[in-house]
């Protein structure tokens, strides 16, 4: 100096995966039919529509309203699903480097 083996350490790339945050979609919204409850109540079922979109289309709280009729309304709050990004994590791979043995 080169090769090789083992061990350590450094740098780079990175599959799967987890959870979190943010963006986009959708407004957890709208329309219709049938049925149900009735102030201790205000729902259930089905269909449609909305999304470059699968799914979902509801829960809770507060207030109003309905004086017995069949119809709800407002505000606040909570997601889920699809997709993208960031963070997390990291099998594995690659490149130097250090020590030791041969």
């Nucleotide at each position: 100096u080169u090769g090789u083996a083992u061990a350590g350490g450094a740098g780079a790339a990175a599959a799967a995966g987890c959870c979190u945050u943010c963006g986009u979609a959708u407004a957890u919204c709208c329309u219709u039919a049938g049925g149900a409850a009735u102030a201790u109540g205000g729902c259930c079922u089905a269909a449609g529509a909305g999304u470059c979109u699968c799914u979902a289309c509801c829960g809770g709280a507060u207030g109003a309203c309905c004086g017995a009729g069949a119809a709800u309304c407002a505000u606040c709050u909570g997601a889920c699903u699809a997709u993208g990004a960031a963070g997390c994590a990291g099998a594995u791979u690659c490149u130097g480097u250090u020590a030791u043995g041969c």
The prediction has a mean pLDDT of 81. Predicted 3D model of a 102-nucleotide RNA (Purine riboswitch aptamer) from Halalkalibacter oceani. Rfam family: Purine riboswitch aptamer. Rfam describes the family as follows. Riboswitches are metabolite binding domains within certain messenger RNAs that serve as precision sensors for their corresponding targets. Allosteric rearrangement of mRNA structure is mediated by ligand binding, and this results in modulation of gene expression. A class of riboswitches that selectively recognises guanine and becomes saturated at concentrations as low as 5 nM. In Bacillus subtilis, this mRNA motif is located on at least five separate transcriptional units that together encode 17 genes that are mostly involved in purine transport and purine nucleotide biosynthesis. The family is grouped with related families in Rfam's "Purine riboswitches". For this family Rfam cites "Adenine riboswitches and gene activation by disruption of a transcription terminator" (Mandal and Breaker, Nat Struct Mol Biol, 2004). The model forms 100% of the base pairs in the Rfam consensus. RNAcentral holds the sequence, with entries from Rfam.